Transfer RNA from Candidatus Treponema caballi, 73 nucleotides, folded computationally. It matches the Rfam family "tRNA".
RNA sequence: GGGCCACUAGCUCAGCGGUUAGAGCAGAGGACUCAUAAUCCUUUGGUCCCCGGUUCAAAUCCAGGGUGGCCCA
Numbered sequence: 001g002g003g004c005c006a007c008u009a010g011c012u013c014a015g016c017g018g019u020u021a022g023a024g025c026a027g028a029g030g031a032c033u034c035a036u037a038a039u040c041c042u043u044u045g046g047u048c049c050c051c052g053g054u055u056c057a058a059a060u061c062c063a064g065g066g067u068g069g070c071c072c073a
Stems, first nucleotide, its partner, number of pairs: 001072007010025004018056001027043005049065002052062002
């Protein structure tokens, strides 16, 4: 220098162009217990990496950029 892949909650990841952006873990509160753990209930937490474009409508499609990984040279 070239090619490919990934980027969504603190972490690991789901998410046909349209219902309100979700799960598990983690955090907070509560139940249970003599107490702790485990378990159960409730709940907080999001600029969907950035900037444009397409569209009635974009996390999702397209272009450019960024970061990380792999491969080629």